[in-house]
Context: one part of a larger RNA
């Protein structure tokens, strides 16, 4: 490399956009490049192979021929399929118009509930906390309860295997700017299409840089406990972080551990959108036939039949490690071996 595979053994880029390449609907006419055929040259000789001959045979030698392929040349076919080219088409792709449902994003504004924390009133001894204690707080009046004020933080109930986004996410409320869905008309372009190496964006939490904010929780540390010891689990206190604004990082069990796109293939049943309602279409979901599957499961939302692209795998360890290279303020990411070993 061939051939096999990637849900759970090893394997689907975290997700999208999109270059190049690959793949490409229906029909007509040309072209004849691919495609098929026929001659001609070449692929040394020996070997295979087919008829022959020579050693008594055979092996062995040795005469003669030839297929099949390859690669130029030349002449030729058009029935199909690839492919140029020159029209048409409308079912794939879009636009347009008329609906419609959403925690889809981005700025701005506004609310309460609750927690801390300050001021004042009432009161007078515990509060807190645990399996039990204890650090802790509190007569300089805590905790309790009433009023009043501040702060940042998250949005009870509704809430739903219900909803939107590509994913990562997105939930109090109203407001302006926006993206996209999916249902109807079938008006308009007329294959404009699929998937994409490399690149671009965007991408939880932690984490870093600069300026803010800092209720409450809270890595790190202190104290208390418990223990044979506790660098933990329990408590009590607590600094980075958690929150905003600008930028970096670029990873996660970023999972459906399941790429993307088309077609097709029993049934039964809930929910969401369009719709007065069925239906149908477009999504989420259980059960399940055929079928696949090592089994479990999967099962029109495929892990069934197919077809096109693109990523990736190839015994355990060593190792996602060393080395180079790239990127990054660092942290570290990304690319990634071998010896050696079983």
């Nucleotide at each position: 490399u061939u051939g096999g595979g990637c849900g759970u053994a090893a394997a689907g880029c975290g997700u999208c956009u999109g270059u190049a390449g690959g793949u490409u609907g229906u029909u007509u006419g040309a072209g004849a490049a691919g495609u098929c055929u026929a001659c001609u040259g070449u692929c040394a000789a020996a070997u295979c192979c087919c008829a022959g001959a020579g050693c008594u045979c055979a092996a062995c030698u040795u005469u003669g021929g030839a297929c099949a392929g390859g690669c130029a040349g030349u002449g030729g076919a058009g029935u199909a399929c690839u492919c140029u080219u020159a029209g048409a088409c409308u079912a794939g792709a879009g636009u347009a118009c008329g609906g419609u449902a959403g925690g889809g994003g981005u700025a701005g504004a506004g609310g309460g509930a609750a927690u801390u924390c300050c001021c004042g009133g009432u009161g007078g001894a515990g509060c807190g906390g645990u399996g039990a204690a204890a650090u802790g707080c509190a007569c300089a009046g805590a905790g309790a309860u009433c009023g009043g004020g501040a702060a940042g933080a998250a949005c009870a109930c509704c809430a739903g295997u219900g909803g939107c986004g590509a994913a990562a996410g997105c939930g109090c409320u109203c407001u302006a700017c926006u993206a996209g869905g999916c249902c109807g008309u079938g008006a308009c372009u007329g294959a404009c299409a699929c998937u994409g190496a490399g690149a671009g964006a965007c991408g939880a939490u932690a984490g870093c840089u600069a300026g803010g904010g800092g209720a409450g929780c809270g890595a790190a540390u202190g104290g208390g406990a418990u223990u044979a010891g506790a660098u933990a689990c329990c408590c009590c206190a607590g600094u980075a972080g958690u929150c905003c604004u600008a930028g970096c990082c670029g990873u996660a069990a970023a999972c459906g551990a399941u790429g993307g796109a088309u077609a097709c293939u029993a049934a039964g049943u809930g929910c969401u959108g369009u719709c007065g309602a069925a239906a149908a279409c477009a999504g989420u979901g259980c059960u399940g036939u055929a079928g696949c599957u090592a089994a479990c499961g999967c099962g029109u939302u495929a892990a069934g039949u197919a077809u096109c692209c693109c990523g990736c795998c190839u015994g355990g360890g060593g190792a996602g490690u060393a080395u180079g290279c790239u990127g990054g303020c660092a942290a570290c990411a990304g690319u990634g071996a071998a010896a050696c070993u079983c």
The prediction has a mean pLDDT of 86.
Predicted 3D model of a 342-nucleotide part of an RNA (small-subunit ribosomal RNA, central domain) from Pseudomuriella schumacherensis.
Lineage of the source: Eukaryota > core chlorophytes > Chlorophyceae > Pseudomuriellaceae > Pseudomuriella.
The gene name in the source record is rrs.